[in-house]
Context: one part of a larger RNA
């Protein structure tokens, strides 16, 4: 000097508490443990591993097994030797690859002699390669505590000294955020502010919007026409405890109220993450040191497996039904991709889907149908017209290939399951819940992920107690 304590005092956080909806019960999806197998390739493991790496394992990927090759090698850089490079067929063979062939003599310079680039093949060594081991040998990345309010220096003083002081203290604050005191004066890195989206209003600008006024037209902003409006992006304005008022060391920071305001006291949302803990994580992003392998632990192919299934456990989606299922009409988004790409319109198909084939590098087309809602009509309380699991048949579409092992339609099946023990999760406002829509990746596959937007609550009295935290002692 710190850490801890069922020590104390202040205070804070969805910590509890007061609500609202979930896990946990059942299907299914996914991920792990365990088992199991030739293999079920590695890694992550309390919060902080477990829809994680992985933003896409049928092959590839692929690092794992199995069996068939290859050893200067699947790619690199230098030497020497041959030979144009290059197109192409047959056999064996699962392929990888081996083994006969057949065309074919190019380019640049040139004294025509040959010389150069650039390739393939052999050799031959310096040497390649390795998802092989050690994150307890490291860079860099990165969670955590915690967006918690901390963490430290310089001079001074103080103590023999480890040090303390400053940073304590009385008040405020979301903040070590400020004011007052004060042996301390001062500073840094954090807080905040600057960035960015977004709630208001101006200006500029007008192949998107608008009968907002005129006309034209069967009909659609369609056409003339016009930038008014809505948008759309650039530039500015606006908010600052800046007015009032009461509280507050008698007048300091501040708190409460209230005016005015699109908008109030940090508007709301992100991005931002000290000093440092966890020898936290990751040699399998990538890089590295030291070890180890060197006809193999390297490397190229087929098939296989990562997809096994007496089980547990996480994370999630479908439910269980009337606030509901079915059927029919009918309105309203946002943000976002499109060229090997999005793909209208038409036909053909009960449909997945298929035929032609506009248009569009897209504020102009296309994805696209938003959905919940709302009008109606049916069901009447039951394992049902709930619920769709799993199981048969017929098919569809990617792909070279859907058996192991996709995704989706149709017909038929029609399981569990009737609100879920103990325990335990997330949410304070455009949140929760609830509805669909889009994107990465990506031939194909998405309940994950990561955005979008519509509808839209209840509740907080308070900090005694859980669990985390900070300051003082």
């Nucleotide at each position: 000097u710190g850490a801890c304590g069922g020590g104390g005092g202040c205070c804070c956080g969805c910590a509890c508490a007061a609500g609202c909806g979930g896990u946990g019960g059942a299907g299914c999806a996914u991920g792990u443990g365990g088992u199991u197998u030739a293999a079920u390739u590695c890694g992550a493991u309390g919060c902080a591993a477990c829809g994680c790496g992985a933003a896409g394992a049928a092959c590839c990927u692929u690092a794992c097994c199995u069996g068939g090759g290859c050893u200067a090698g699947a790619a690199a850089a230098c030497g020497c030797g041959a030979g144009a490079g290059c197109c192409u067929g047959g056999c064996g063979g699962a392929a990888a690859c081996g083994u006969c062939g057949g065309g074919g003599u190019g380019c640049c310079c040139u004294u025509c002699g040959g010389g150069g680039a650039g390739c393939u093949c052999g050799u031959g060594g310096u040497u390649a390669g390795g998802u092989g081991c050690u994150g307890c040998a490291u860079g860099g990345c990165u969670g955590u505590c915690g967006u918690c309010a901390g963490c430290u220096c310089g001079u001074g003083u103080c103590g023999u000294g480890a040090g303390a002081u400053g940073u304590u203290g009385g008040g405020u604050u979301a903040a070590g955020u400020c004011c007052c005191g004060c042996a301390a004066c001062g500073a840094g890195c954090g807080c905040a502010a600057c960035c960015c989206c977004u709630a208001u209003u101006g200006c500029u600008a007008g192949u998107u919007g608008c009968c907002a006024g005129c006309g034209a037209g069967a009909g659609a902003g369609u056409c003339g026409g016009g930038c008014a409006c809505u948008c759309u992006a650039g530039c500015a304005a606006g908010a600052c405890u800046g007015c009032c008022g009461a509280u507050a060391u008698u007048g300091a920071a501040a708190u409460c109220g209230g005016a005015g305001g699109a908008a109030g006291g940090u508007g709301g949302g992100g991005a931002u993450g000290a000093c440092g803990u966890c020898a936290a994580g990751u040699c399998a992003u990538c890089a590295u040191g030291g070890c180890c392998c060197u006809u193999a632990u390297g490397u190229c192919c087929a098939g296989g497996g990562c997809u096994a299934c007496a089980c547990a456990c996480g994370u999630g989606c479908u439910a269980c039904a009337a606030u509901g299922g079915a059927c029919g009409g009918u309105a309203c988004a946002a943000a976002g991709a499109g060229c090997a790409g999005c793909g209208a319109a038409c036909c053909c198909g009960c449909g997945a889907g298929g035929g032609c084939a506009a248009g569009c590098a897209a504020a102009u087309c296309u994805c696209a149908a938003a959905a919940a809602g709302c009008c109606g009509u049916u069901c009447u309380c039951a394992g049902u017209u709930c619920g769709g699991a799993u199981u048969g048949g017929a098919g569809u579409c990617u792909g070279c290939a859907a058996c192991u092992c996709g995704a989706c339609u149709c017909c038929a099946u029609g399981a569990a399951g009737u609100c879920g023990g103990a325990a335990u999760c997330g949410c304070u406002a455009g949140u929760a819940a609830u509805c669909g829509c889009g994107g990465a990746u990506c031939a194909g596959c998405a309940u994950g992920c990561c955005g979008c937007g519509g509808u839209g609550a209840a509740u907080a009295c308070g900090u005694u107690c859980c669990c985390g935290g900070g300051c003082c002692u």
The part of an RNA shown here (small-subunit ribosomal RNA, 3' major domain) has 473 nucleotides and comes from an uncultured bacterium.
The RNAcentral record of the full RNA draws on SILVA.
Model confidence (mean pLDDT): 85 of 100.